[in-house]
RNA sequence: GCGCGAUUAGCUCAGUGGUAGAGCACUUGCUUCACACGCAAGGGGUCGCUGGUUCGAUACCAGCAUCGCGCA
Numbered sequence: 001g002c003g004c005g006a007u008u009a010g011c012u013c014a015g016u017g018g019u020a021g022a023g024c025a026c027u028u029g030c031u032u033c034a035c036a037c038g039c040a041a042g043g044g045g046u047c048g049c050u051g052g053u054u055c056g057a058u059a060c061c062a063g064c065a066u067c068g069c070g071c072a
Stems, first nucleotide, its partner, number of pairs: 001071007010024004018055001026042005048064005
């Protein structure tokens, strides 16, 4: 330098155009002498950045950035 893949909650990951979810973690309550487990409720997101397409983009297109793999 070229090709491919990845980037979404604190972590691990879903989400194939119509207002973004799960598990774990965290907070509160119940339970317990207390802790853990369990049950119930709740908080937390500029969907890496910039543009484009579209009535509408996390998703499609282009560029950039970071990480990984391969080729030279």
The RNA shown here (transfer RNA) has 72 nucleotides and comes from Candidatus Udaeobacter sp. Its Rfam family is "tRNA". Rfam's curators write: Transfer RNA (tRNA) molecules are approximately 80 nucleotides in length. Rfam links the family to the GO term triplet codon-amino acid adaptor activity. The family's RNA type in Rfam is transfer RNA. The source organism's lineage runs through Bacteria, Spartobacteria, Chthoniobacterales, Chthoniobacteraceae and Candidatus Udaeobacter.